[in-house]
Glycine riboswitch aptamer from uncultured Brevundimonas sp., 95 nucleotides, folded computationally. Taxonomically the source falls in Brevundimonas (Bacteria, Pseudomonadati, Pseudomonadota, Caulobacterales). The sequence is in RNAcentral, with records from MGnify. Of the family's consensus pairs, 90% are formed in the model. Model confidence (mean pLDDT): 79 of 100.
RNA sequence: UCGCGGGAGAGAUCGCGUCCCUUCUCCAUUUGGCGAAACGGGUGCGACGCCGAAGGCGCAACCGCCCCGGAAACGCUCAGGCAAAAGGACCGCGA
Numbered sequence: 001u002c003g004c005g006g007g008a009g010a011g012a013u014c015g016c017g018u019c020c021c022u023u024c025u026c027c028a029u030u031u032g033g034c035g036a037a038a039c040g041g042g043u044g045c046g047a048c049g050c051c052g053a054a055g056g057c058g059c060a061a062c063c064g065c066c067c068c069g070g071a072a073a074c075g076c077u078c079a080g081g082c083a084a085a086a087g088g089a090c091c092g093c094g095a
Stems, first nucleotide, its partner, number of pairs: 001095006011048001013047008022037003026033002049082003055078001056076003062070003
């Protein structure tokens, strides 16, 4: 470095817009068209709250080849993340 397995935390938050599904009215009679509406799902923008284990930055115990360097699971949250999925420091096994 690669493969396999394990792997935490924090709103399935709120508002607005849009698309899809479903139902109904009207028109048409030809597969359809327009409009309205609840739930649900996707997506975009904004808002507040939060997490800390990709990365990044900071202090520094400590370490070293000691004029100088390397440095955390500590701290900060820029990035990232807050149902599932994905990701994931780190650990185990194998090459």